Source information: A computed fold for a 1440-nucleotide RNA from an uncultured Alphaproteobacteria bacterium, annotated as small-subunit ribosomal RNA.

[in-house]
RNA sequence: AACGAACGCUGGCGGCACGCUUAACACAUGCAAGUCGAACGAGUAGUAAUACUAGUGGCGCACGGGUGAGUAAUACAUGGGAAUCUAGCUUAUAGACUGGGAUAACUAUUGGAAACGAUAGCUAAUACUGGAUGAGUUCUACGGAAGAAAGUAGAUAUACGCUAUAAGAUGAGCCUAUGGUUGAUUAGCUAGUUGGUAGGGUAAGGGCCUACCAAGGCGAUGAUCAAUAGCUGUUCUGAGAGGAAGAUCAGCCACACUGGAACUGAGACACGGUCCAGACUCCUACGGGAGGCAGCAGUGGGGAAUUUUGGACAAUGGGGGAAACCCUGAUCCAGCGAUGCCGCGUGAGUGAAGAAGGCCUUCGGGUUGUAAAGCUCUUUUACUGAUGAAGAUAAUGACGGUAAUCAGAGAAUAAGUCCCGGCAAACUUCGUGCCAGCAGCCGCGGUAAUACGAAGGGGACUAGCGUUGUUCGGAAUCACUGGGCGUAAAGAGUGAGUAGGCUGUUUAGUAAGUUAGAUGUGAAAUCCUUACUCUUAAGGUAAGAACUGCAUUUAAUACUGCAAAACUAGAGUGCGGAAGGGGAUAAUGGAAUUCCAAGUGUAGAGGUGAAAUUCGUAGAUAUUUGGAGGAACACCAGAAGCGAAGGCGUUUAUCUGGUCCGCAACUGACGCUGAGUCACGAAAGCAUGGGGAGCAAACAGGAUUAGAUACCCUGGUAGUCCAUGCCCUAAACGAUGAGUGCUAGAUAUUGGGAGAGCAAUUUUUCAGUAUUUGAGCUAACGCAUUAAGCACUCCGCCUGAGUAGUACGGUCGCAAGAUUAAAACUCAAAGGAAUUGACGGGGACCCGCACAAGCGGUGGAGCAUGUGGUUUAAUUCGAAGCUACGCGAAAAACCUUACCAAGGUUUGACAUUAUGCUAGAGGUUUCUAGAAAUGGAAAUUGCAUUUAGUUGGAGCAUAACAGGUGCUGCAUGGCUGUCGUCAGCUCGUGUCGUGAGAUGUUGGGUUAAGUCCCGCAACGAGCGCAACCCUCAUCCUUAGUUACUAACGGGUCAAGCUGAGAACUCUAAGGAAACUGCUGGUGUUAAGCCAGAGGAAGGUGGGGAUGACGUCAAGUCCUCAUGGCCCUUACACCUUGGGCUACACACGUGCUACAAUGGUGGUGACAGAGAGACGCAAAAUUGUGAGAUAGAGCAAAUCUCUAAAAGCCACCUCAGUUCGGAUUGCACUCUGCAACUCGAGUGCAUGAAGUUGGAAUCGCUAGUAAUCGCAUAUCAGCAUGGUGCGGUGAAUACGUUCCCGGGUCUUGUACACACCGCCCGUCACGCCAUGGGAGCUGAUUUUACCUUAAGAGGGUGUACCAACCGCAAGGAGGAAGCCAACCAAGGUAGGAUUAGUGACUGGGGUGAAGUCGUAACAAGGUAGCCGUAGGGGAACCUGC
Repeated sequence: AACGAACGCUGGCGGCACGCUUAACACAUGCAAGUCGAACGAGUAGUAAUACUAGUGGCGCACGGGUGAGUAAUACAUGGGAAUCUAGCUUAUAGACUGGGAUAACUAUUGGAAACGAUAGCUAAUACUGGAUGAGUUCUACGGAAGAAAGUAGAUAUACGCUAUAAGAUGAGCCUAUGGUUGAUUAGCUAGUUGGUAGGGUAAGGGCCUACCAAGGCGAUGAUCAAUAGCUGUUCUGAGAGGAAGAUCAGCCACACUGGAACUGAGACACGGUCCAGACUCCUACGGGAGGCAGCAGUGGGGAAUUUUGGACAAUGGGGGAAACCCUGAUCCAGCGAUGCCGCGUGAGUGAAGAAGGCCUUCGGGUUGUAAAGCUCUUUUACUGAUGAAGAUAAUGACGGUAAUCAGAGAAUAAGUCCCGGCAAACUUCGUGCCAGCAGCCGCGGUAAUACGAAGGGGACUAGCGUUGUUCGGAAUCACUGGGCGUAAAGAGUGAGUAGGCUGUUUAGUAAGUUAGAUGUGAAAUCCUUACUCUUAAGGUAAGAACUGCAUUUAAUACUGCAAAACUAGAGUGCGGAAGGGGAUAAUGGAAUUCCAAGUGUAGAGGUGAAAUUCGUAGAUAUUUGGAGGAACACCAGAAGCGAAGGCGUUUAUCUGGUCCGCAACUGACGCUGAGUCACGAAAGCAUGGGGAGCAAACAGGAUUAGAUACCCUGGUAGUCCAUGCCCUAAACGAUGAGUGCUAGAUAUUGGGAGAGCAAUUUUUCAGUAUUUGAGCUAACGCAUUAAGCACUCCGCCUGAGUAGUACGGUCGCAAGAUUAAAACUCAAAGGAAUUGACGGGGACCCGCACAAGCGGUGGAGCAUGUGGUUUAAUUCGAAGCUACGCGAAAAACCUUACCAAGGUUUGACAUUAUGCUAGAGGUUUCUAGAAAUGGAAAUUGCAUUUAGUUGGAGCAUAACAGGUGCUGCAUGGCUGUCGUCAGCUCGUGUCGUGAGAUGUUGGGUUAAGUCCCGCAACGAGCGCAACCCUCAUCCUUAGUUACUAACGGGUCAAGCUGAGAACUCUAAGGAAACUGCUGGUGUUAAGCCAGAGGAAGGUGGGGAUGACGUCAAGUCCUCAUGGCCCUUACACCUUGGGCUACACACGUGCUACAAUGGUGGUGACAGAGAGACGCAAAAUUGUGAGAUAGAGCAAAUCUCUAAAAGCCACCUCAGUUCGGAUUGCACUCUGCAACUCGAGUGCAUGAAGUUGGAAUCGCUAGUAAUCGCAUAUCAGCAUGGUGCGGUGAAUACGUUCCCGGGUCUUGUACACACCGCCCGUCACGCCAUGGGAGCUGAUUUUACCUUAAGAGGGUGUACCAACCGCAAGGAGGAAGCCAACCAAGGUAGGAUUAGUGACUGGGGUGAAGUCGUAACAAGGUAGCCGUAGGGGAACCUGC
């Protein structure tokens, strides 16, 4: 785009078309073929004229109408042909003389239920028939013979008929060429078969039929068989070429319930005729009969599905008739159906308050929307009324009072369907929550769905719209136009060669192909163009063009073909040389392994990752000598040689194939390819007979392992070897068929030839073998004179993946199996090349407390703390490998608090607004109920302001609302962790690539660093690195109190205490200083590195802050904010008490220890950094102590916390201790409303475990680890935790093999959710289709035989018979019956093909979470794969 469509929703009008695609299923009822009285007799009605009628007779019924079952050719289409017939029609010629006998109707009798008859008698004709004639006709042994007729009407004309012949026209029969379906898993078919002769038969040729003779005919250019199918003009689609179809209309064919058969006739083997058989239906008096809608309507049935039992012969045609006329379900009309095409309408203009309502909303508004309403108009359609055709050429109009015209009223009677995620025009809200559902493909839906359902809005088409089905297109996706085969599917393992296809140069010829012209044909309709006509259109009419085809004919001759002649460039022969693991056979040699014998010799040998099995004191291994036997041939040896491929390797001989080079003597296209065919064809395997050293499937044992039917080891049989015969496959690979020609180079090498040179060597030319790179090609990779380039010829092969190289069938094979080779079903992929990542039990380089080297820990004990688990009324919640677990929590007794129990409140503990009300509202005190919250009672007090109950504030009531630590961190913002302070992550322009992408960013150096340098199709830039910032270390300047005190005074027991000072320290502002700057070496004259000098500091000086693009749907809705959802007398709020502190246990992080580097006692020196008014608190007094009393000073360089501790001295002397301090008892202190659950501390007493910690594991590289104390945040109180501060103060680093993490480059990949990946097979379960299967049931077909209806022909025939002959008998002729042959249906037996079904069984496919392993992808952890053989739960393993 289309449709004979159907279904869903909807539906106003008209025109023109179309309407059982399925059951060629069965049919009730009516109609669809009659007509002629001017052929004939008769009858009926009528007075008659006349009309009508059954029968005889004529013509018609073979047309028209229906259907598509059969048919792959007795069909159709196109073209050609010869051996034919043709009623009616036209033309022409000739004729129509003379006789005869019957018969229906009718009458009578009679059978039968009926259908239908029977017998006797009468009668006519255009019915039948004898004779005559015979122009023309037919036959002929050319003498001859045969053979016709009909009249009727009328008025006399005449008209219609009749007979014969010829011709035409029309129609039909026959022959032939070409054309149009599928299957080779159908390869052979055929006996009247093919041909001939003779005869028969037909309208006619012919094996059409019969007899005889011959043995042919068809077939790979597809016979036969099977399946499917009416063919064509045309229709749909397509740019075309094609593809698909064959409704309506038209031509042809075939069929008429199924099968067979003939009759009549001009024509039939006959849709509405006959006979027979069969099935079915109906009637019946059971004896017998009747029927055939695939005609028009209609019914049932089938089906997704297809109309009225209508009108008329008015028109067009048909039959009959002289005609009037009759008949006509052909036809013309009407009815039904949106089935299709076409046209028209459902109103037009104006109309903004942008109405109401709906929907959305950021609450402002937007949108529906000029849409509506309103106002002004119009009347197509529909309705009402009136007039009223054409179709008709005189009459006749079913349609039809129709079309059309006019008038009237009134916007009046008239809009839906699908879609809105992308493709693909059109978006929002609500509902739902992987449900319900959608879906053409991709896919959507798991609580914010533009994808489901609804609504609003929008888009498209419109009396339709959408869906389904089918065809073509897109699809260059079967490729003629117009594809491919190295790796995507695809080159046969290789050759020889048949048919076929293709084929060198020249000449003249021919004209089959080819080209041009002409003629015939190519039906009409259709398509196209033009014109006309229905108001337009669809539609119709006319003319033209076209129908690309076929045939005939004329011409041309370049090319192809054909036949002829010639040539030598292809091909071959010859002659002369050459190389070679080419093949076959027979000999032959040495090294090595093994075995045997002997000698020497002694305890091991062998084997592995490590072992063991094994061998060995019966003497192995080792070593020496001799012997046996089989197999394979080191070095030479090479991307070298030979061969068609497989393949070929000691040496020699014999036989033998091919190749190359040179010469140019010979042949003269002899060539190339090659379907079938034939031959060869590694390894494994098979058969028979040999042989058997080594190796080695199977097998056995030992190991390994979770297991180990394996990898490893020790043995070991087939086999490997030879001969003969099979097998015929390989990743048989260059994954690249053969041949020919052409198209740039460079290099190496093998075999020849030619030239130069003394030579080394070099130039060149053929034929090979390789590497590299151009043009060109390619999807890319790559190929590139040995093409995968440019062309030609021939062959083979491919057409999504799986099923499957499987099943069935065939062929081959001894078998294994090979070859040929599907389908159902399932999926939306499978695959190639390249890219970026990620990954690897791949590689290279580099870094990191990553390992190593060290120091100290954890893991064992007790306790603290967090988590899990358990428990509980509750033990609130979150965090979960690293990156949760002394984490959120920088402080759970109440509070906090979110949890639990109980009690209570409901506009609320808190915010805003509105309306109304209140001034006894409320506050304070006391008493009282209660656990408190909250109630009750009493006393007392009782707002400000204004002229004003006016305003403000407060309270109460109502309503909006508040409130939620309720859910979703997978809706979010913000913040944070981690990789990682790792050195990376990107961009612009340019360049390269079809592209993804690459380049830059890689490379050589170097660095802590993508840091820098050099190089480079890159040049630059950004975020990161570094630097800039803070702090510490040195110096300077300025400033000098609360800090400091050198000099000068004063002063004390002492003390910067004081005058004073501004030097020092320090404080806190500003500067300086460090930059590989300098020297040497090294390095590429670089960047840099090494060493050195100077310097407080040296190569980033130490530390901090600073965290790129991104990853983990990482963490947090319980900090905060926030979308959505949920609760609203409760999931909100208040209160008391409890819980978060439980305790068999497990884990993480810590503290204290186990002691002498220590403990205890004593002594009493040296810090830094902080904090302090709700505070820090001195001195003094007091207590053993925690502390108490007290309160100077200090909002701080001034006062206070504040004592630093490790240190030093003495004692203890290796013990569960003078170690260790848990636990427990008693007595206290402090904080606080309150220490019971559940705080911290003190004193006395008690004195567990623990004697240095298994596997494992953590931190740290210098002022670091270790060790020692101090301060602080939180805080009423509570620190073994957190954050800071200083004191003392180490050891070690060879180095990068290994573990972990990271970076760069490279490599492989079947991964991309990215190795925590992917993925294979058995087993178990469900479902699906399918193969085998004892069979069973059908269908089709075939062979043989039996039986044989009807039937024409043949034979026979005397029961019979009007015409002619005959006086008669009889004859001629006819004919029943009978017989045989043929033959439909039927029967019996056998075969073939095919369909359905079948216990059981085989594999296959498929299915969110089954079992066993882990075979493959990385070196996939034994490289994988191919062929073959054996073995094994399975993937698989092992041999060659």